Glycine riboswitch aptamer from uncultured Marmoricola sp., 81 nucleotides, folded computationally. NCBI's taxonomy places the organism under Bacteria, Bacillati, Actinomycetota, Nocardioidaceae, Marmoricola. Rfam family: Glycine riboswitch aptamer. Rfam describes the family as follows. This family represents the bacterial glycine riboswitch.
RNA sequence: GCGUGGGAGAGUCCCCGGACGACGUCCGGGGCGCCGAAGGGGCAACACCUCCCAUCAACCUCUCAGGCUUCCGGACCGCGC
Repeated sequence: GCGUGGGAGAGUCCCCGGACGACGUCCGGGGCGCCGAAGGGGCAACACCUCCCAUCAACCUCUCAGGCUUCCGGACCGCGC
C1' cells in the first nucleotide's frame, strides 16, 4: 500500500424549494447551533548544538476543510497478502 472486519462524536432546530399522492415522508439549498478520528494549520519537552537560533509529534489544540437521519466517509485496531 491492497483486501477484509470492527470503528466514536455532534440538531432533522428553523426557513425556502421540489418530489411523492398527502397533512406526512423524502431530497436539495440557506440560517444559526454543535462535533472532531479524512485532510490541513499551530505549539512543548527530550534529542541535536559550546550556547543561541533552527529542526521536531499527537487521537493536544484551531475548526479552514469535513461532518451532525441512513448510506458514504472515518483516525485507529485485528486478520490476510

The sequence is in RNAcentral, with records from MGnify. The model forms 89% of the base pairs in the Rfam consensus.